[in-house]
Predicted 3D model of a 151-nucleotide RNA (FMN riboswitch aptamer (RFN element)) from Natronospirillum operosum. Of the family's consensus pairs, 97% are formed in the model. The source organism's lineage runs through Bacteria, Pseudomonadota, Gammaproteobacteria, Natronospirillaceae and Natronospirillum. Its mean pLDDT, the model's own confidence on a scale to 100, is 79. It matches the Rfam family "FMN riboswitch aptamer (RFN element)". Rfam describes the family as follows. The RFN element is a highly conserved domain that is found frequently in the 5'-untranslated regions of prokaryotic mRNAs that encode for flavin mononucleotide (FMN) biosynthesis and transport proteins.
RNA sequence: GCGCGUUCUCAGGGCGGGGUGUAAUUCCCCACCGGCGGUAUCUGCCAUUUGAACCGGCAGGAGCCCGCGAGCGCCCGGCCUGGGGCCGGGGUCAGCAGAUCUGGUGCGACGCCAGAGCCGACGGUUACAGUCCGGAUGAAAGAGAUCGCGA
Numbered sequence: 001g002c003g004c005g006u007u008c009u010c011a012g013g014g015c016g017g018g019g020u021g022u023a024a025u026u027c028c029c030c031a032c033c034g035g036c037g038g039u040a041u042c043u044g045c046c047a048u049u050u051g052a053a054c055c056g057g058c059a060g061g062a063g064c065c066c067g068c069g070a071g072c073g074c075c076c077g078g079c080c081u082g083g084g085g086c087c088g089g090g091g092u093c094a095g096c097a098g099a100u101c102u103g104g105u106g107c108g109a110c111g112c113c114a115g116a117g118c119c120g121a122c123g124g125u126u127a128c129a130g131u132c133c134g135g136a137u138g139a140a141a142g143a144g145a146u147c148g149c150g151a
Stems, first nucleotide, its partner, number of pairs: 002150004007145004016030004032130001033120002035068004042060005063118002071096002073093001074090007100116005122134003
């Protein structure tokens, strides 16, 4: 360093201005935000070198490329039941789960540069919510540390 396991810690951002209206952070105009792992023609550092570039190593680097998570749905169990509801469980159930093009560079780009677009669970609400309130002091993709075992 690697594999399997233990324990602990951590693990989501954003409505500011104007308009309409009885009422909107929910509509309209302008603005604002982007979880986790992977990928890398970009960036930085190291190494190399007389010096640099290339090659090599490390770190960072995509909301809309691949996959994952929470939520909803679905399934199973229990209880209540008029419709249906409540509680518990399930991730190889994957249905919702979303959304990108054009030009440039280049051997090569959905990732770089330029431009123009697009997307965002559920419940609530004097009025329709990515941004407010709630489940949530929750859960979790995973990240770091820790100790044990193994080759």